Predicted 3D model of a 73-nucleotide RNA (transfer RNA) from a Bacillota bacterium. The organism belongs to Bacillota, within Bacteria.
C1' cells in the first nucleotide's frame, strides 16, 4: 500500500430481490414452591459503527470515514 469480511439489545444473533426490528440467554414483576432451582406469565432494554447521498419510504443500496480482522505485496 492492494484486495475481501466484520459492526444490529448487556452477551450470543437473526432480519438482505427497500416498507416504520425479532430470538436466545441475562435483567425486572408476579405466578408456582415451605425456601431456592426447573417451569409458565407479563415487561423493561437497541434512532442497526460514524458523516452524508438515493427514495414518498434505508439495518438492507451508493460513497467516505472510524474499529476489528483475513490474504497479498
Nucleotide at each position: 500500500g492492494u484486495g475481501g469480511a466484520u459492526a444490529u439489545a448487556g452477551c450470543u444473533u437473526a432480519g438482505c430481490a427497500g416498507g416504520u426490528a425479532g430470538a436466545g440467554c441475562g435483567c425486572c414483576a408476579g405466578g408456582u414452591u415451605g425456601u431456592g432451582g426447573c417451569c409458565c406469565u407479563g415487561g423493561a432494554g437497541g434512532u442497526c459503527g460514524u458523516g452524508g447521498g438515493u427514495u414518498c419510504g434505508a439495518a438492507u443500496c451508493c460513497c467516505a470515514c472510524u474499529a476489528u480482522u483475513c490474504a497479498c505485496c
Its Rfam family is "tRNA". From the family's description: Transfer RNA (tRNA) molecules are approximately 80 nucleotides in length. The prediction has a mean pLDDT of 81.